Predicted 3D model of a 1699-nucleotide part of an RNA (large-subunit ribosomal RNA, half A) from a Candidatus Moraniibacteriota bacterium. Its Rfam family is "Bacterial large subunit ribosomal RNA". Its family is annotated with structural constituent of ribosome and ribosome in the Gene Ontology. Lineage of the source: Bacteria > Bacteria candidate phyla > Candidatus Moraniibacteriota.
[in-house]
Context: one part of a larger RNA
RNA sequence: GUUACUUAACGCAUGGUGUGGAUGCCUUGACUGAAGCGAGCGAUGAAGGACGUAGGAGACUGCGAUAAGCCUCGGGGAGCUGUCAACCAAGCUUUGAUCCGGGGAUUUCCGAAUGGGGCAACCCUUCCGCCUGAAGGCGGAAAACCGCAUCUGAAUACAUAGGAUGCCGUAGCGCACCCUGGGAAUUGAAACAUCUUAGUACCAGGAGGAAAAUAAAUUAAUCAAGAUUCCGUAAGUAGUGGCGAGCGAAAGCGGAAAAGCCUAAACCGAUGCAUUAGCAUCGGGGUUGCAGGGCUUGUGGACUCGAUUGAUCGGGGUCACGAUGCAGUGUUAGCAAAGCGUUCUGGAAAGAACGACCAUAGAGGGUAAUAGUCCCGUAUGCGAAAACACCAGCAUUCUGAUGCACAGGUACCUAAGUAGGACGGGGCUGGAGAAACCCUGUCUGAAUCCGGGAGCACUAACUUCCAAGGCUAAAUAUUGCUUCAGAUCGAUAGUGAACUAGUACCGUGAGGGAAAGGUGAAAAGUAUCCCGAAAGGGAGGUGAAAUAGAACUGAAACUCCAUGCUAACGAAGAGUGGGAGCCCCGCUUCGGCGGGGUGACCGCGUGCUUUUUGCAGCACGAUCCAACGAGUUAGUUUUACGCAGCAAGUCUAAGGGAUGACGAAUUCCGGAGACAGAGUGAAAGCGAGCCUGAAUAGGGCGAUAAGUUGCGUGGACUAGACCCGAAGCCAGACGAGCUACAUAUGAGCAGGGUGAAGCGUGGGUAAAACCACGUGGAGGCCCGCACCCACUCGCUGUGCAAUACGAGGGGAUGACUUGUGUGUAGAGGAGAAAUUCCAAUCGAGUUUGGUAAUAGCUGGUUCUCUCUGAAAUAGCUUGAGGGCUAGCGUCUUGUAAAUUGUGUCCGAGGGGUAGAGUUACUGGAUGAGAAUUCGCGGCUUGCCGUAGAGUUUUCAACCAAACUCCAAAUACUCGCGGCAUUUACCAAGGCAGUCAGAACUCCGGGGCUAAGCUCGGAGCUCAAAAGGGGAACAGCCCAGAUCGUCAGCUAAGGUCCCUAAAUCUGUAUUAAGUGGGAAAGGAAGUGAAAACUCUCAGACACUUAGGAGGUUGGCUUAGAAGCAGUCAUCCUUUAAAGAGUGCGUAACAGCUCACUAAUCUAGAGUUUUCGCGCCGACAAUGUAACGGGGCUAAAUACAGUACCGAAGCUACGGAUUCUAUCGCAAGAUAGAGUGGUAAGAGAGCGUUCCUUACGCAGUGAAGUUUCGUCGUGAGGCGAGGUGGAGCGUAAGGAAGUGAGAAUGUUGGAAUGAGUAACCGCAAUGAGGGUGAGAGCCCCUCACAUCGAAAGUCCAAGGUUUCCUGGGCCAUGGUGAUCAUCCCAGGGUUAGUCGGUCCUAAGGCGAGGCUGAAAGGCGUAGUCGAUGGACAUGGGGUUAAUAUUCCCCAACUGCUUGCAUAUUUGAAGGAGAGACGUAUCUCUGUACUUCUCGCCCCUUAUUGGAUUGGGGUUUGGUCUUCGAGGAUGUCGCACAGGCAAAUCCGUGCGGCGCGAGUCCGAUGAAGAUUGACGACGUUCCGCCUCGGCGGGACUAAGGAGGGGGAGCGAGGUGCCAGGAAAAUCUUCUAAAGUGUGUAUGCGAGCAUCCGUACCGCAAACCGACACAGGUGGACUGGGCGAGUAGCCUAAGAUGAACGG
Repeated sequence: GUUACUUAACGCAUGGUGUGGAUGCCUUGACUGAAGCGAGCGAUGAAGGACGUAGGAGACUGCGAUAAGCCUCGGGGAGCUGUCAACCAAGCUUUGAUCCGGGGAUUUCCGAAUGGGGCAACCCUUCCGCCUGAAGGCGGAAAACCGCAUCUGAAUACAUAGGAUGCCGUAGCGCACCCUGGGAAUUGAAACAUCUUAGUACCAGGAGGAAAAUAAAUUAAUCAAGAUUCCGUAAGUAGUGGCGAGCGAAAGCGGAAAAGCCUAAACCGAUGCAUUAGCAUCGGGGUUGCAGGGCUUGUGGACUCGAUUGAUCGGGGUCACGAUGCAGUGUUAGCAAAGCGUUCUGGAAAGAACGACCAUAGAGGGUAAUAGUCCCGUAUGCGAAAACACCAGCAUUCUGAUGCACAGGUACCUAAGUAGGACGGGGCUGGAGAAACCCUGUCUGAAUCCGGGAGCACUAACUUCCAAGGCUAAAUAUUGCUUCAGAUCGAUAGUGAACUAGUACCGUGAGGGAAAGGUGAAAAGUAUCCCGAAAGGGAGGUGAAAUAGAACUGAAACUCCAUGCUAACGAAGAGUGGGAGCCCCGCUUCGGCGGGGUGACCGCGUGCUUUUUGCAGCACGAUCCAACGAGUUAGUUUUACGCAGCAAGUCUAAGGGAUGACGAAUUCCGGAGACAGAGUGAAAGCGAGCCUGAAUAGGGCGAUAAGUUGCGUGGACUAGACCCGAAGCCAGACGAGCUACAUAUGAGCAGGGUGAAGCGUGGGUAAAACCACGUGGAGGCCCGCACCCACUCGCUGUGCAAUACGAGGGGAUGACUUGUGUGUAGAGGAGAAAUUCCAAUCGAGUUUGGUAAUAGCUGGUUCUCUCUGAAAUAGCUUGAGGGCUAGCGUCUUGUAAAUUGUGUCCGAGGGGUAGAGUUACUGGAUGAGAAUUCGCGGCUUGCCGUAGAGUUUUCAACCAAACUCCAAAUACUCGCGGCAUUUACCAAGGCAGUCAGAACUCCGGGGCUAAGCUCGGAGCUCAAAAGGGGAACAGCCCAGAUCGUCAGCUAAGGUCCCUAAAUCUGUAUUAAGUGGGAAAGGAAGUGAAAACUCUCAGACACUUAGGAGGUUGGCUUAGAAGCAGUCAUCCUUUAAAGAGUGCGUAACAGCUCACUAAUCUAGAGUUUUCGCGCCGACAAUGUAACGGGGCUAAAUACAGUACCGAAGCUACGGAUUCUAUCGCAAGAUAGAGUGGUAAGAGAGCGUUCCUUACGCAGUGAAGUUUCGUCGUGAGGCGAGGUGGAGCGUAAGGAAGUGAGAAUGUUGGAAUGAGUAACCGCAAUGAGGGUGAGAGCCCCUCACAUCGAAAGUCCAAGGUUUCCUGGGCCAUGGUGAUCAUCCCAGGGUUAGUCGGUCCUAAGGCGAGGCUGAAAGGCGUAGUCGAUGGACAUGGGGUUAAUAUUCCCCAACUGCUUGCAUAUUUGAAGGAGAGACGUAUCUCUGUACUUCUCGCCCCUUAUUGGAUUGGGGUUUGGUCUUCGAGGAUGUCGCACAGGCAAAUCCGUGCGGCGCGAGUCCGAUGAAGAUUGACGACGUUCCGCCUCGGCGGGACUAAGGAGGGGGAGCGAGGUGCCAGGAAAAUCUUCUAAAGUGUGUAUGCGAGCAUCCGUACCGCAAACCGACACAGGUGGACUGGGCGAGUAGCCUAAGAUGAACGG
């Protein structure tokens, strides 16, 4: 190097398993609507709950100590004891159960909650009655307010306030509807303030079944109507309006329903009070606008009976309303009721076949698949003891009404702080406007019928009505229950909730708020055997089926297994085209043929979406799969088109009738009204015309076109309006258990240091001052633990921890820290102040609502095919990333075949651009002269010279977008021109999209003649265009993809290999790998050309020789000799030689050169131009500046021939669009087309449901899976497997109708990954036990850790975690036999502990004050501990409790008995209770230490001694002591203590004093009585014979020394000056008096709640068995100042992964 084989998987295929829960089917549950009924419940205790209640645990339902029920009346007729939900037990029932309905009884506790209180479901009282021997039990009553009544009753005489009693009522809850009092903001106006949203949301008060409104001081308009409400219309009209956005009536008309009445006043009468007119009450009277009423006069009329002398009264009659009874109807239970069999398939018949029956019943549901005839029911008919409702019927009865009419007169009455007015607001369509009308906060303020209001400023006339009092049904609104229905949903749907759902869970709270359906016809739910500790599995059995076994079907992601092929030097949008080898299947004529799997190797090939000028993009989005997920609906709004009806007309609306199973649908009325039919004008108006105008002119708008209604579709408008998405604004609530501040009441701060004032003594001074020493113990003093804080660094930073840990740090008697209770609330509070805190939230908390806020912004927007196909521009815009109109697109209709459009030719035009020009203008601008003037100089004064300045002039060369004497090419315009194309043009209408453009070429502006720059013009491509070329490469070159073909020809570009085609032909060039990167500049590179010079009279070059003399030229110089410099640069000899081209010397010299000769021989040299080359030439991973190999052509130039080369063109075949022709049509032929984003138009596929018709299905529907096949596509059909009950076709109809993307939603599954990690500190090891199994469970031993704690005890909080037995699926960061886990059982014992008593801050708050409402404040009171008051100790005991049980010994209160004494008595008076802080002292207790004594044990054995170790404790009662502290007593008087007082206080007097009396700490002593106390002895039980547990008996129980908290008592200092009430003592008032009180001794009683356990923590707060946080008490020993630090005792622990 080649070949073969083996093995390796993130490969492909096939088959299979698991996971998972889509799909299909189903429905118990929802949603929407219609009708009917009801529209409230509640002090007779509601709604809503708590707790109970069954024979057996729990949840739901029911019920309430009478507790899944009791009594009774009906129904009903055989089983029953509710559901999850079985099982067992015990029962009931034809003497009628269970069950259904009517009525009744019971109905714990909370709740308006109501006797008082309270942290809801609890606590504490008083009175009355009954029972009981007592304790006690049962029953009842006791809130507040309003009203009424009665009785009382202050200051204050009558009276009133107030009080008491009795009775009625109120309260509170409830979805919507209704009225009323308050009342936003987001939003719209493209900003915003009037306006809008909107009188909406929300808050509050109140009522009813409806509410409200309602009987004209109305509306109209010269006609009239006649309360209100609601519907249709009027009408989007009149109006209003930054006249913007918008808002928006009324009359009238058509309908539904209909209903009207009562007071006040005048006048009369009665009663009462006043008596000077009168007032009040009651009765009569009276109630309206054509004014009416009263009074009065007259006339007419004036039912009937009875009583009365009469006025008059009563009854009947009539009318109205109500009540009662009867009848009727209905509701609340029910009842009757016709009618099927056989065979087949099947597990099962209701299916199929055959043959019957019923039907006023073929609605529906069930039954082993689909049932009129099996069951329940259905049509139809029937039915109630009781209760309720209705009632137009009948009867009875109560109550009320029961009188006028006409004609005169009179002027008595007819609603006053009213109408109206002013100012300020509000309501109406009306925003202050010319602003009527209505309401009223403030101020005013009429008239009285000869009056008043209104009719849109106001006035008059006219019309109309009569305010300032009240009531009133129906038509209308809403929905709790029942029934019925649905082109509603079918478990990610439909309610949030088909199921133990407002549940679990989250949050302090208001509040938020899930997931979760399916075995089977029937549990027939797997007997028995085997393996295993079990779980589980295998046999076996049931069943139609077990891959129906705890669940239907069972998709996908994902995880695996088996088989075939492939892969170990290759390579990436993962495919596609070709294709070797290997494997498999079928057929075979055995040759092969067909098919399937794999895929060595080769060509080509940068995903999808969105957004963009432009994306493979290193721009956005998606981990994957499944399901869900976005242009809808409404409106008499409007426009266009299509279809239909009628047509100069068309249509009805609300409503009503009929039919109908309600409804829907149908049909008939209903013409109110709308649109059209005529326009024009500002209007009057006129009218096929009108207006303007002097106009008969011109012009403008019209006439010369048919509408209207319905349905459908495309748009617009109003609504959330295609979907999702803010930050925010406003309203009402909930929060100060975190934190900020305040407030009330408590607590805490080891130890050490310093040494202020003051004082004392001494000194000192006239006296002071002052000094020294001592004493003293101050301080926002010092050091430093606990405690508090948080400055630095590290660590952590998917943590131990949503702020920690480590090492340091700051304060630590103070402006200190901390517990408990309380207060302050968002337009706010608090803030030693930081925009800091107000529950992990703060430039305005949280939560619910307004709300689907708004979003010119981003993202997303789901099936197919066909035709056409843009724009990125203009104008305007608080406009620039948005809009509107135009432009450009599309569709329809039309005009019309030409005076259309486009291209080209021809012809005709105007121009002032490129260029060019400059005595052709304007302007700029350079050089050389000349003349002249000035200036300067010279001077012979004639003139000359001249740096400079000016003027004129000559010559020469120039420049220009805003110069032009000139002047194109193109372009542009025109032509009834020609030709080509053939409608591309135009008009009207519907619908858009577009307003970010990009490169390239040319002409320009800006810039630097920079930019992948920017801005214009012309064009082209991309955008929206694929294909070929350019290596690759939107915009460049070629060329525009209808589809197929293994056919042909070409374009650009190519032809050595990669790589298709020429190692092609000819002539040159290049030598540089130039080609295949670059400038100025440079060069005897090379080729070509031109000109000039020298040259056989010998050039150029080499070599040889000469290169001289005057002279060292003059000058200068020290010197200058060819050669420092300066001047000159001649002459001579020569073949030639410079007064010298260089080197050189001090100067010479010397070497050279020019020049000359010889030699040699034929070209030599210079300049310029052109072609191709060379140098100039330096960058970062790696050649890397031909695409590579490589090339001397395979480079370059010119010329030529052939070939390759695209989705171009051609050929053949198919599809489709348009046009033309033909055809009735189907279609045929011909021609031209068929890239495509935004967008327009057209035609279809599929999904769910409905109607009608027809079908399929247990001989197997839907779904699912694999394969085949058909169609241009969306898709259709068929076959096999699975599955086990429904499904389809056709024609129409209706839509929750199609997903891959939205950081989409929900669920499932991957990846990361068997990876990080297994939570700091101290540490484990051995032996034994248990067990299926032991590193971590138990026991023992050893070791280790804490020890101001990691030990012990309380409070808060938790709420059973406590103890015992059993268990190990989950929980435990591993395992587990263990547990704080699971199951079951057990456990908390009180007169004395705490609560219950009292009050603080603060809360509530009768009356009261106050406020739109709600409510706020607050008196009396009443609650409220963190404080005050208050009676028990020791020992023992349980598995688990103990100051609670037991033993012993005490104490407190109440009741009662007895004894003794005697003035008791309060919610009132008084005292006491009763108080700061710092510091010091005293007493000497707990505790501790030492010594001695005593007891016990030990020191190998015995005796003794010695050593060592341990113990030597403690309660109650009584007496005494006790540091010390407190204290006068008696008498008299008194305007004080809200009255009284003997009390207190004040005053006076007598007596007394360091005496007496009293108190006194945990204490000490004594007496007494208990308990405790260990070895040992003994007894009992268990036992693995080692021991374990329990009982009884039994010892000392003293003395002294040291240290010493707390407690108690006292002293001193200081300023910030340090609770209240009850209890207790005492005093009297009312009252009471042989009651009561005090003391002593007895007896009895002492209810209720808490009590387990954790409690610096694994049980509390932190999501966790979390290195965090959490108040108080005790806290020994050694060293030490110390509670620091180190070690250690008691006690606790070794921390749940280990190595």